Context: one part of a larger RNA
Molecule: small-subunit ribosomal RNA, 5' domain
Organism: uncultured bacterium
RNA sequence: GAUGAACGCUGGCGGCGUGCUUAAUACAUGCAAGUCGAGCGGGGUUAUUCGUUGCGGAAGCCUUCGGGUGGAAGUGUGAAUAACUUAGCGGCGGACGGGUGAGUAACGCGUGGAUAAUCUACCUUAAGCAGCGGGACAACAGUUGGAAACGACUGCUAAUACCGCAUAAGCCCACAAAGACGGCAUCGUCUAGUGGGAAAAACUCCGGUGGCUUAAGAUGAGUCCGCGUAUGAUUAGCUAGUUGGUAGGGUAAAGGCCUACCAAGGCUGCGAUCAUUAGCCGACCUGAGAGGGUGAUCGGCCACAUUGGGACUGAGACACGGCCCAAACUCCUACGGGAGGCAGCAGUAAGGAAUAUUGCACAAUGGGCGAAAGCCUGAUGCAGCAACGCCGCGUGAGGGAAGAAGGUUUUCGGAUCGUAAACCUCUAUCGACUGGGACGAAAAAAAUGACUGUACCAGAGUAAGAAGCCCCGGCUAACUACGUGCCAGCAGCCGCGGUAAUACGUAGGGGGCAAGCGUUAUCC
Numbered sequence: 001g002a003u004g005a006a007c008g009c010u011g012g013c014g015g016c017g018u019g020c021u022u023a024a025u026a027c028a029u030g031c032a033a034g035u036c037g038a039g040c041g042g043g044g045u046u047a048u049u050c051g052u053u054g055c056g057g058a059a060g061c062c063u064u065c066g067g068g069u070g071g072a073a074g075u076g077u078g079a080a081u082a083a084c085u086u087a088g089c090g091g092c093g094g095a096c097g098g099g100u101g102a103g104u105a106a107c108g109c110g111u112g113g114a115u116a117a118u119c120u121a122c123c124u125u126a127a128g129c130a131g132c133g134g135g136a137c138a139a140c141a142g143u144u145g146g147a148a149a150c151g152a153c154u155g156c157u158a159a160u161a162c163c164g165c166a167u168a169a170g171c172c173c174a175c176a177a178a179g180a181c182g183g184c185a186u187c188g189u190c191u192a193g194u195g196g197g198a199a200a201a202a203c204u205c206c207g208g209u210g211g212c213u214u215a216a217g218a219u220g221a222g223u224c225c226g227c228g229u230a231u232g233a234u235u236a237g238c239u240a241g242u243u244g245g246u247a248g249g250g251u252a253a254a255g256g257c258c259u260a261c262c263a264a265g266g267c268u269g270c271g272a273u274c275a276u277u278a279g280c281c282g283a284c285c286u287g288a289g290a291g292g293g294u295g296a297u298c299g300g301c302c303a304c305a306u307u308g309g310g311a312c313u314g315a316g317a318c319a320c321g322g323c324c325c326a327a328a329c330u331c332c333u334a335c336g337g338g339a340g341g342c343a344g345c346a347g348u349a350a351g352g353a354a355u356a357u358u359g360c361a362c363a364a365u366g367g368g369c370g371a372a373a374g375c376c377u378g379a380u381g382c383a384g385c386a387a388c389g390c391c392g393c394g395u396g397a398g399g400g401a402a403g404a405a406g407g408u409u410u411u412c413g414g415a416u417c418g419u420a421a422a423c424c425u426c427u428a429u430c431g432a433c434u435g436g437g438a439c440g441a442a443a444a445a446a447a448u449g450a451c452u453g454u455a456c457c458a459g460a461g462u463a464a465g466a467a468g469c470c471c472c473g474g475c476u477a478a479c480u481a482c483g484u485g486c487c488a489g490c491a492g493c494c495g496c497g498g499u500a501a502u503a504c505g506u507a508g509g510g511g512g513c514a515a516g517c518g519u520u521a522u523c524c
Stems, first nucleotide, its partner, number of pairs: 001523003005520005012393006018386002020351001025349003029346003034092003039089002042086011054075002060069003099304003108229008118221002123217007131165004140155006171197005178191005202209002230276003237267003242264008279301004283294004306327005329340004357383001359382003365379001366377004396426004406417004430465001433459004440451001468513005473494003479508005489496002
C1' cells in the first nucleotide's frame, strides 16, 4: 500500500459499487419455462337465428260469468353461426438464460495453427418443387383395478402426427474409366455415362404465413496439433488395448474409439509413474521495473447439478427445475406400493469470526413462443438491509478579553484550556417541513414508468438535529500531576514497573486521523 474481511469503541447524509471465502451440508414454503386455437378433433361459457307432440300460460275473442278458446313472453331441449376459453394430439422452445467450483495437473485453459477428417435448428440469398392414397393413436364414451401415484380393456375420431406410391433440376449409393485445373502425402474441385435410392403440409381475416430438396452465406459447435501452464526423487522405473500394423465395426467426423488376428513395441533423469495441492484466463494487488502474490465482483472458456452408471429424444444433451437403473437420505402409505432432489431467487436449520428481503415490476434491455394482440421471464431493471469498500458533503461563518466562571497546575506571582465559551452580527449545505416536478418512452398521432411523487427546482424557517477513535520513553508527531510500588499492569522491537514512573491506571494538556479510528488475519 491492499482486502469479498472479522473484532472493539463510535456513528449525520448522499452517489456508485460489494455482500456464505466455512458444510458441493440438509432443506419447510412460494416463485424461477413456457407458448401457439392462424396445425387438429373435442369440451365448456355467452350471444344470435331456426326447429321442437316438453313446461308455461299474457293480450285478444266468446260467455249461461262456472268457464271456453287462444297462444305471446319466459324456460327446457336439438341444430347452425359468431366470440371467448381450454384438458388432449401436434409444433417450436425446455441444450439459452441463471447457479456453483466438487472434480480436473488435462489439449482443461491460454496462445498460434489444422480440418484435403466434420456437423450446424431458427436467419439470409439463389434455384427447383409440393401429385395420389392409406391405416392408426390420444382426447371422448363405456367397463374396470388401485389408499394413492397411476393405470388396464373395449369402441369412435382429427391433423402441419404416422405410413405407402408417384415425380427428381439438383442430392445419395454402386460400377468402370477418361480429361482439365489445383494442391498438402493420402488427394481436392469440375465435366460426360449406366443402374439403384430418398421429398413435401397445409393454414388464412386473402394481405400473407408456412412445407420439401439442393447450393452458398452467417452463426454456433465437434475433433486434432506446436508452445506455455503448481510442489515433491524422503516417489525411479511405468505400460497388455499397452505401442504399431491388417481387416471389420462405430461416429457428423480422423483415431485402439471398439473387436478379431499379427508383430513387440511405447514412455522415462530435458523427471515417466506415483503422491499432494489446484478450475484456467482476461484481469486484480504490490513494485521504479524485473518480479512476487491472488483468480471475489465483471467478461471468456471448462466442469458439475444428492452419489454412481446409462441411454432416449433432438440441429444441438448423454440434459440443474427430462427419463431409466443402483445407492444413501427425507416424506406419504390402506404395508401391496409410491413421491423427492435450492451448487436458480428469496427464505430455514446447521457450521462459522463472518456475509442481506420468503420485496416491486416486466416500464426499459434481452430471451422463448406467436402472423399479431399478447403471454411467460427471481434473466434483467429497481427497491430493502449492512460504514463492507471508494468518492463527495456536513456537524457552522465573522466579530468577540471582564483573557469571566470552572477544571488542571503552580515557585502562589502566575500559567494553561482560550477567541475557546457567553454575547453581537450573518448564512442555511445536509436533515426535517411546504409547494412544484422530470429524463429514462421508442423517427406521424394516441397509449404505455416498477423505480416514484424519486432525482431536481422553488420557498419558509431555526445554529438548531449531527464527533469520535487511537496515541504522547526511542523508533514516531505529541508532557505534566496524582495513584501504584518488580504489585497491578504495559509491550510491534528495544524494553518499562522494586516510593518522586513523560513507558502501568486516572486526570488536565497535547499529537494524529476523522464518520470513522484502532486491533487481528493475509499478500506485496